RNA sequence: GGGGCAGUGGUCUAGCUUGGUUAUGACACCAGCCUAGGGCGCUGGUGGCCCUGGGUUCAAAUCCCAGCUGCCCCA
Repeated sequence: GGGGCAGUGGUCUAGCUUGGUUAUGACACCAGCCUAGGGCGCUGGUGGCCCUGGGUUCAAAUCCCAGCUGCCCCA
């Protein structure tokens, strides 16, 4: 220098292919139930507008372009 993949709560992750309810599940955290107490279990709750910017569209995490970061391959 060229090519490919990935980036979504504190952590991990689904959703992207096929655009459509202000985004899924688990862990963690908080509260309650349970227990003599703790743990386990059960119920409820808190927390992200999806790496950044722009474009397309009635509508973008999703499609397009550019950039950033990380990993891999080629030279």